[in-house]
Context: one part of a larger RNA
RNA sequence: CACCGCCCGUCACGCCAUGGAAGUCGGCAGUACCCGAAGCCGGUGGCCUAACCCCUUGGGGAGGGAGCCGUCUAAGGUAAGGCCGGUAACUAGGGCGAAGUCGUAACAAGGUAGCCGUACCGGAAGGUGCGGCUGGAUCACCUCCUU
Numbered sequence: 001c002a003c004c005g006c007c008c009g010u011c012a013c014g015c016c017a018u019g020g021a022a023g024u025c026g027g028c029a030g031u032a033c034c035c036g037a038a039g040c041c042g043g044u045g046g047c048c049u050a051a052c053c054c055c056u057u058g059g060g061g062a063g064g065g066a067g068c069c070g071u072c073u074a075a076g077g078u079a080a081g082g083c084c085g086g087u088a089a090c091u092a093g094g095g096c097g098a099a100g101u102c103g104u105a106a107c108a109a110g111g112u113a114g115c116c117g118u119a120c121c122g123g124a125a126g127g128u129g130c131g132g133c134u135g136g137a138u139c140a141c142c143u144c145c146u147u
Stems, first nucleotide, its partner, number of pairs: 003110001005107001008103002011100001013097004018092003023087006031079004039072001041070004047065003052061004113134009
């Protein structure tokens, strides 16, 4: 490169990350109950028993032990939840991407001035109603200032 300008939104295509989501997979800590190894401790100990005591071929006692019972308890199991994460049909908008589609909302009074709030409506930009602002052009008038 200056209106043959600029520019808005839907739609289509591609890539990226994100939210929602039936479900599904995993991790963590805890709760209730079930089961309960080894071990400590407690009880029992009719079976076993060198060192101590008594009578004494042998036996009895003390102490100890096996076994059994119980408390505590690891792992495991059942149940309903909690927290965190992965994945997921589908779904929502977002970002980005030389030459796609539809229109033309905004920028010059952008061809209905624009914008803000709100309600309703519409393929989309948007339209209409109500209230507000001038960051509105043009024409006329009034007030003030300067010459």
Model confidence (mean pLDDT): 83 of 100.
A computed fold for a 147-nucleotide part of an RNA from a Fidelibacterota bacterium, annotated as small-subunit ribosomal RNA, 3' minor domain.
NCBI's taxonomy places the organism under Bacteria, Pseudomonadati, Fidelibacterota.
Rfam family: Bacterial small subunit ribosomal RNA. Its family is annotated with structural constituent of ribosome and ribosome in the Gene Ontology.